[in-house]
Description:
A computed fold for a 130-nucleotide RNA from Sphaerisporangium rufum, annotated as Glycine riboswitch aptamer. Its Rfam family is "Glycine riboswitch aptamer". From the family's description: This family represents the bacterial glycine riboswitch. Its family is annotated with glycine biosynthetic process in the Gene Ontology. The coordinates come from a structure-prediction model, not an experiment, and the mean pLDDT is 77.

RNA sequence: ACGACCCUGUGCGGGAGAGACCAGGGUGCGAGCCGGUCUCGCGCCCAGCGGCGUGGUGCCGGUGAGCGCCGCUGGCGCCGAAGGAGCAACCUCCCCGGAAUCUCUCAGGCACCCGUACCGCACAGGCGAG
Numbered sequence: 001a002c003g004a005c006c007c008u009g010u011g012c013g014g015g016a017g018a019g020a021c022c023a024g025g026g027u028g029c030g031a032g033c034c035g036g037u038c039u040c041g042c043g044c045c046c047a048g049c050g051g052c053g054u055g056g057u058g059c060c061g062g063u064g065a066g067c068g069c070c071g072c073u074g075g076c077g078c079c080g081a082a083g084g085a086g087c088a089a090c091c092u093c094c095c096c097g098g099a100a101u102c103u104c105u106c107a108g109g110c111a112c113c114c115g116u117a118c119c120g121c122a123c124a125g126g127c128g129a130g
Base pairs, nucleotide, nucleotide: 002130006126007125008124009123010122011121012120013119014118019076021075022074023073024072025070026069027068028067029066032063033062034061035060036059037058039056040055041054042053043052044051045050077110078109079108083106084104085103086102090098091097
C1' cells in the first nucleotide's frame, strides 16, 4: 500500500399476511314530505283596487330514508415481516450470557396507497484475517 469476512448507515430494486366487519359520532350529497314567498293558468267574489281556493315553475327554510368519506370512539374477529417479549437447536464440557423466519400478540397492522423483516446491487464509515 492492497485488503477477504463481518458490523453500521444511506440510495435503488424486489417484498407478504389478515373484516372495503358491526355500532356510534362528525361531515358531504340527498329521493320524499311540510311551510313560506314570487310569478303564470283556471274558478269564484268585488263598482274598482284587490281577495280566496286550486294546479305548475322558480327561490328560501325545516324534516328526512338512503349513499359516500373521516390518521375519530367503542365492540367482536383476524394477521405477523416495524418494534417488544418467551423458549429452543446451537455457540459449549458446566454455570452465566447470547440466540430465529419458532411461539406470544404489549405495540403495530387488516380495500388501495405508504410502510414492513428479509434478499440483491452501489456508496460511505468501522473492524480486520491475510